[in-house]
RNA sequence: GGGUUUGUAGUCUAGCGGUUAGGACAACGCGUUGACGAAGCUUUUCAGAAUCGCGUAAACCUCGGUUCGAAUCCGGGCAGACCCA
Numbered sequence: 001g002g003g004u005u006u007g008u009a010g011u012c013u014a015g016c017g018g019u020u021a022g023g024a025c026a027a028c029g030c031g032u033u034g035a036c037g038a039a040g041c042u043u044u045u046c047a048g049a050a051u052c053g054c055g056u057a058a059a060c061c062u063c064g065g066u067u068c069g070a071a072u073c074c075g076g077g078c079a080g081a082c083c084c085a
Stems, first nucleotide, its partner, number of pairs: 001084007010025004018068001027056005037046003061077005
């Protein structure tokens, strides 16, 4: 340099051209429960890990084109992977 292919929340992923872009983990909030602990000293208070439930925030690599309508199709660019030279 040429060819093929991939790009979606912090991470992993789903997504016939027509839904409010879905799910898991992570984060945060509220609740559930209450291991260990402290106080108290007779069954009470404080604090509280794991668990479970509910909720919140967070995403289509970029720029154009086609279309009534694009994450999806087409083109340029950027980045990654593989192959050829």